[in-house]
Context: one part of a larger RNA
RNA sequence: UUGGGCCUAAAGCGUCCGUAGCUGAUUUAUUCAGUCCUUUGUUAAAUCGUUCAGCUUAACUGAGCGGCUGCAAGGGAUACUAGUAAGUUUGGGAUCGGGAGGAGGCAGAAGUACUCUUAGGGUAGCGGUAAAAUGUGAUAAUCCUUAGAGGACUACCGGUGGCGAAGGCGUCUGCCUAGAACGAAUCCGACAGUGAGGGACGAAAGCCAGGGGAGCAAAAGGGAUUAGAUACCCCCGUAGUCCUGGCCGUAAACUCUGCGAACUAUGUGUUGCAUAUUCUUCAAGGAUAUGCAGUGCCGUAGCGAAGGUGUUAAGUUCGCCGCCUGGGAAGUACGGUCGCAAGACUGAAACUU
Numbered sequence: 001u002u003g004g005g006c007c008u009a010a011a012g013c014g015u016c017c018g019u020a021g022c023u024g025a026u027u028u029a030u031u032c033a034g035u036c037c038u039u040u041g042u043u044a045a046a047u048c049g050u051u052c053a054g055c056u057u058a059a060c061u062g063a064g065c066g067g068c069u070g071c072a073a074g075g076g077a078u079a080c081u082a083g084u085a086a087g088u089u090u091g092g093g094a095u096c097g098g099g100a101g102g103a104g105g106c107a108g109a110a111g112u113a114c115u116c117u118u119a120g121g122g123u124a125g126c127g128g129u130a131a132a133a134u135g136u137g138a139u140a141a142u143c144c145u146u147a148g149a150g151g152a153c154u155a156c157c158g159g160u161g162g163c164g165a166a167g168g169c170g171u172c173u174g175c176c177u178a179g180a181a182c183g184a185a186u187c188c189g190a191c192a193g194u195g196a197g198g199g200a201c202g203a204a205a206g207c208c209a210g211g212g213g214a215g216c217a218a219a220a221g222g223g224a225u226u227a228g229a230u231a232c233c234c235c236c237g238u239a240g241u242c243c244u245g246g247c248c249g250u251a252a253a254c255u256c257u258g259c260g261a262a263c264u265a266u267g268u269g270u271u272g273c274a275u276a277u278u279c280u281u282c283a284a285g286g287a288u289a290u291g292c293a294g295u296g297c298c299g300u301a302g303c304g305a306a307g308g309u310g311u312u313a314a315g316u317u318c319g320c321c322g323c324c325u326g327g328g329a330a331g332u333a334c335g336g337u338c339g340c341a342a343g344a345c346u347g348a349a350a351c352u353u
Stems, first nucleotide, its partner, number of pairs: 004324003007307002012321001014201004021194003025088007033081002035077008048066007091191001092188003095184003103177007110154002114150004119145003125136002162169002206247006215241002221235003258320006267297013302309002326353003335346004
């Protein structure tokens, strides 16, 4: 419990697809279901309003008249909603065109670094720290050079730059797949928006099976520090990190801001496309202006408790969904569903303040 709210006070589902539902551009005709007007019936009594009357008054009681949100039937209105029929093109979709992109999947190739191995050179330290020690080294290390193996990663470019629904995505090449922007105005002709349930995707960690294992590194061990040091620092190091297949389904999954649409000052960067002008070494080049789309900064009005926000709104409106209602107990208990498990989702109360 509403005519309130959800960036930061409680509150936007992690993200998208989509069923039901709700909502829905424009023109004409038609129907008259909703809607509106009207008539009739009904709407028991009590109750309610009103005019009287009866108990000394009142409450109470009685009588008259009226009303009683509704329902049914008849008649009418046709703007709006809805149905039907036929159209329209701005929303939406398709088509075509040349471009942009770390968008996804698979395969192949490359690059430096690192570790290890091999061979040669070379000699006493190396390594590490604030300082040390553990560690490592005469079985020849560290260091320099040669050859090889392996796994992971992709410096510079790199950018409040790009792409993606989000998670996320960065060497090169090829193949397959998807989306967006711009432009053309060729086609369809409202086909749309949102979306309870439902489905799909979903970082890291974790789990199962099989591989792989260079570096890094929870745990474990050791050395320091310290009053102690189950830490911070150092040495070593296993899961893991990597690959394939399957599960998990959570994050400060954050813009702490749901999606879609319309309207409402400017200014200034930047990315993509298009158009025009101009420069030119004519190149898939540069500059300027304009339009559209994205991405930043400042800022008007407005909004806001303020911080701030401000055409990428938190402004002015509309449609749909989700969510909130003092703190703690508690994201706990119980039950249910899911999961191999860890646990996830749903989610109280007593009591306390």
Molecule: small-subunit ribosomal RNA, central domain
Organism: archaeon